[in-house]
């Protein structure tokens, strides 16, 4: 700085001891021990494999695409929808230059590929 996903899913284990969720704010997790390590797990994002379908392509052998399946390689993940709100619009209600609530679509921002 492009694309693409973010409403699914993942331990009643170990170690270790204070804070801890990107940032604000707000809810909340946390000595019944969180956050973080390890160990265990989830999971098709890339790549690898495939006795699966379906198109095309080739006399053939096979080969190419799209989809399925697989945790073998690279990653990623494992509290709350990305926890919700941060900015704008429309809708609705009120004590109406604003507040609350509901949708939408941006911001930020995570992870992957390039």
């Nucleotide at each position: 700085u492009u694309c693409a996903u973010c409403a699914a899913g993942a331990g009643c284990g170990g170690c270790g001891g204070a804070g801890g969720u990107a940032c604000c704010g707000g809810c909340c997790c946390g000595a019944c021990g969180a956050u973080g390590c390890c160990c265990g797990g989830c999971a098709a994002c890339c790549g690898g494999c495939u006795a699966c379908g379906c198109g095309c392509c080739a006399g053939g052998a096979g080969g190419c695409g799209c989809g399925g399946g697989u945790a073998c390689g690279g990653u990623g993940c494992c509290a709350a929808u990305u926890c919700c709100g941060g900015c704008a619009g429309c809708c609705a209600u009120g004590u109406c230059g604003c507040a609350u609530g509901g949708c939408u679509g941006a911001a930020a921002g995570a992870u992957g590929a390039g």
A computed fold for a 114-nucleotide RNA from a marine sediment metagenome, annotated as SAM riboswitch aptamer (S box leader). Its mean pLDDT, the model's own confidence on a scale to 100, is 85. The model forms 88% of the base pairs in the Rfam consensus. The sequence is in RNAcentral, with records from MGnify.